[in-house]
RNA sequence: CUUAUCAAGAGUGGUUGAGGGAAUAGGCCCUAUGAUACCCGGCAACCGGCGUUUUAUUACCGCACGGUGCUAAUUCCUACGCUGUUAUUACAGCGGCAGAUGAG
Numbered sequence: 001c002u003u004a005u006c007a008a009g010a011g012u013g014g015u016u017g018a019g020g021g022a023a024u025a026g027g028c029c030c031u032a033u034g035a036u037a038c039c040c041g042g043c044a045a046c047c048g049g050c051g052u053u054u055u056a057u058u059a060c061c062g063c064a065c066g067g068u069g070c071u072a073a074u075u076c077c078u079a080c081g082c083u084g085u086u087a088u089u090a091c092a093g094c095g096g097c098a099g100a101u102g103a104g
Base pairs, nucleotide, nucleotide: 001104002103003102004101005100006099011040013039014038015037019030020029021028024079025078026077027076041071042070043069046067047066048065049063050062051061075098080095081094082093083092084091085090
């Protein structure tokens, strides 16, 4: 850079010991009834593998063996644009931006 996905799911565990929710701003939360990190456990099924199926390859489906990933809140919410309702404030929907993860 390209592409797919991002409303589901996952612990009353061990060690650590103060911060954390990506970044900026605003909000709202989590946290000594233990943040963070690591380990264990778990979830999922993106890639590989194996199996089923098929004339065959693929696809689908299954397993969860290997590689990742994830395991408070929609990617916690809003920042930009459009549409709808509304007197306004505001609310709702869609798209975009940014980001995360996989594959290339």